[in-house]
Context: one part of a larger RNA
Molecule: small-subunit ribosomal RNA, 5' domain
Organism: uncultured bacterium
């Protein structure tokens, strides 16, 4: 010094922190949705000039964006995994800037309806419908291919072929218009992929290792370089400056320690990176995954079943069992911060903010304060004179941290909505309404009350603190030296004393 545990003890508060073991298994609930201002529709309500006409609300489906973030864990990994410094052959949804465009045509399908199969999970067939879903044409640039020219031959110029788009809302009598989108190109920002130098464990009782191995050519593949992959050719490549193997291990900022170091130890909380999601493998979609709460296959396990077949994955938040010396509530709220979707209102958010439990840690406070006898009682010792406990108590006075009762009562709130004015690009100003889980909490005031609140270890030396009795190498103590065999300051116990104190010791580990 500690993510500690154990023993004894235990008044309060603040801030932190809490499965280090079985990456063991999990009942239950919740943890990722959202958009009707993309689309057809269904249901409900109101109005109604009965036109499925207007308005409002809810909903499954198609479609879009998000589910690649956030959260958890440390199994694996000795590796370009991490740290640091560089590099060139790359991608980047949403966001920002600039330029240009947004023309025309068309086919389906879910929902719905009808029928059928199945215990269920689910599935099949007929009919018909929509789109910011899908297809085709046009045009531009871009990119690719083919050709020509220039030879700044990986480049530039030019001809041909192929290669885009989507609409919605407000407003208007209607257009113009405003706004959110859509497509292409160029740039930015952000995020990421790749390569390299250097750096950081143990072991030689591991000395040789290697066939896609090392290099080349050609091709494939990728966003991109590359044996990344394939064919052919060559025989290389690594290694005592430790290859290969084995063991152990996530790495770092940091943290602990030290007078200090480029030292030693460690990597929990927090932050960055990496890796994993029951074990193993695989791809699909997508800007991004080889995807914790998406998919497929195999294995192990659990559950449902009408035995034909199906369902599942807490290393998310709680919680349960197990393992263990050992580690918490099946809590509240989206008020704040942040995130997703949405034009917005808003919805979702076990991220987060809070409350709870544990002296697990640190810090702070209290358990009273002043007076009070040459000094009660009790207890202990005694040379029997007395001494110690000891101003300690009693008793007198005081205070109110705290406690109890009563009253007041925050900050955390920025925003959001409505109306008006100005301005129109966003917006600015004024008025009104409204938003707090924590919590009637913190804090403040008043009244009452010394009332609830001290222990643990030690006293031979190291090492602060000594005596009586018991025991008699016994019982026992012990970190080391050691102590105990009849006066033991060392064992047990009484009194006294010392140290620390809501803690004190012990154990474990590091310096």
């Nucleotide at each position: 010094a500690u993510g500690a545990a154990c023993g004894u003890u235990g008044g309060c508060g603040g801030c932190g922190u809490g499965c280090c073991u079985g990456a063991g298994a999990u009942a239950u609930a919740c943890a990722a949705g959202u958009c009707g201002a993309g689309c057809g529709g269904u249901c409900c309500g109101a109005c109604g000039u009965u036109a499925c006409g207007u308005c409002g609300g809810a909903c499954a489906g198609c479609g879009g964006c998000g589910g690649a973030c956030g959260g958890c864990u440390g199994a694996g990994u000795a590796a370009c995994a991490c740290g640091u410094a560089g590099g060139a052959a790359c991608c980047u949804a949403c966001c920002c800037c600039g330029u240009u465009g947004u023309g025309g045509a068309c086919c389906a399908u879910a929902g719905c309806u009808c029928g059928c199969c199945g215990a269920a999970a689910g599935g099949c067939g007929g009919g018909g419908u929509a789109a910011u879903a899908g297809u085709c044409c046009a045009u531009a640039g871009u990119a690719u291919c083919c050709g020509a020219c220039u030879u700044u031959u990986u480049a530039g110029u030019u001809g041909g072929a192929u290669u885009a788009a989507a609409g919605g809302g407000c407003g208007u009598a209607a257009c113009u218009g405003c706004u959110c989108g859509c497509a292409a190109c160029g740039g930015g920002a952000u995020g990421g992929g790749c390569c390299u130098g250097c750096g950081g464990c143990u072991u030689a009782u591991c000395a040789g290792g290697u066939a896609g191995u090392u290099g080349g050519u050609a091709g494939g593949g990728u966003a991109a370089c590359g044996g990344c992959c394939u064919a052919c050719c060559a025989a290389g490549c690594c290694a005592a400056u430790g290859a290969c193997g084995a063991g152990u291990a996530g790495c770092u900022g940091g943290c602990c320690u030290u007078g200090a170091a480029u030292g030693g130890g460690u990597g929990g909380u927090c932050a960055g990176c990496c890796a994993g999601a029951g074990g193993g493998g695989c791809a699909c979609u997508g800007a991004g995954a080889c995807a914790c709460g998406g998919g497929c296959c195999c294995c192990a396990c659990u559950c449902c079943u009408a035995c034909g077949g199906g369902a599942g994955g807490c290393a998310g938040c709680a919680a349960u069992c197990a393992g263990g010396a050992a580690u918490c509530g099946u809590c509240g709220g989206c008020a704040a911060u942040g995130g997703g979707c949405g034009a917005a209102a808003g919805c979702c958010u076990g991220a987060c903010c809070g409350c709870g439990c544990g002296a697990c840690g640190c810090c702070g406070c209290g358990u009273g304060c002043g007076g009070g006898a040459a000094g009660a009682a009790g207890c202990u010792u005694u040379u029997u004179g007395a001494a110690g406990u000891g101003u300690a108590a009693a008793c007198c006075g005081c205070u109110g941290u705290g406690g109890c009762a009563g009253g007041g009562g925050a900050g955390g709130a920025a925003g959001u909505c409505c109306c008006g004015a100005c301005u129109u690009a966003a917006g600015u100003c004024g008025g009104g309404a409204u938003u707090g889980a924590c919590a009637g909490u913190a804090c403040c005031c008043u009244g009452c009350u010394a009332g609830a609140a001290a222990g643990g270890g030690g006293c031979c030396g190291c090492u602060a603190a000594c005596u009586g009795c018991g025991u008699g190498c016994c019982a026992g103590a012990a970190g080391c030296g050691u102590c105990g065999g009849u006066a033991a300051u060392a064992c047990g116990u009484g009194g006294g004393c010392c140290c620390c104190a809501a803690a004190c010791g012990u154990u474990a580990u590091c310096c």